[in-house]
RNA sequence: UACUUAUGAAGAGAGGCGGAGGGACUGGCCCUAUGAAGCCCGGCAGCGGAUCUGCGCGCUCGUGCGAUGCAGAUGCUGUGCCAAAUCCAGCAGGAGAAUUCCUGACAGAUAAGGA
Numbered sequence: 001u002a003c004u005u006a007u008g009a010a011g012a013g014a015g016g017c018g019g020a021g022g023g024a025c026u027g028g029c030c031c032u033a034u035g036a037a038g039c040c041c042g043g044c045a046g047c048g049g050a051u052c053u054g055c056g057c058g059c060u061c062g063u064g065c066g067a068u069g070c071a072g073a074u075g076c077u078g079u080g081c082c083a084a085a086u087c088c089a090g091c092a093g094g095a096g097a098a099u100u101c102c103u104g105a106c107a108g109a110u111a112a113g114g115a
Base pairs, nucleotide, nucleotide: 003113004112005111006110007109013041015040016039017038021031022030023029025090026089027088028087042082043081044080046079047078048077049076050074051073052072053071054070055069057066058065059064086107091104092103093102094101095100
C1' cells in the first nucleotide's frame, strides 16, 4: 500500500504549552481569539491480548481437571477515540404536491486477519 471481515445516533477536562486554523475529499453547513491545528497531562471504552467470574461442553464416583463457545468484569497490555449520526449530502432505487423522507451501495475511519 491493496485485500478480507466486523463496527459507526452511546461515551470522554471550563488543565498546561501553543498561537490560526479545523471538521478526509467536493458541495453545503458548522466550530474557532469567550482562543483552531499540534504537543503534554487528563479522560472514554470500541476491537485484539491477558487475567478473573458465570453459563454451557468433555473427563472423573466425587473433590476436581481440561479445551473450546457464549455473556460479563478489570484499563493490566497493543491500538483507537474525546463538537455536531462517519455533521449532512455526493451514486442507485423508492415515497410524496413539495421544502423533504426512507433504503442500499460508494467513499472515508478504526480494529483484527492473512498476503
Predicted 3D model of a 115-nucleotide RNA (SAM riboswitch aptamer (S box leader)). Its mean pLDDT, the model's own confidence on a scale to 100, is 83.